[in-house]
RNA sequence: GCGCCCGUAGCUCAGUGGUAGAGCGCUUCGUUGACAUCGAAGAGGCCCGAAGUUCAAUCCUUCGCGGGCGCA
Repeated sequence: GCGCCCGUAGCUCAGUGGUAGAGCGCUUCGUUGACAUCGAAGAGGCCCGAAGUUCAAUCCUUCGCGGGCGCA
């Protein structure tokens, strides 16, 4: 330099053109003599950035940024 893949909650990841979910973690409550386990409730993300398409974009297109792999 070229090609491909990835970027969504604190972490690991799902998701689909119609204002986003799971597990773990965190908080509170219940249970216990206490801790753990277990049960219930809850907080937490404007989906890497910009532009475009569309009535509508996390999703499609382009460009950038970051990470990974391959080729040279």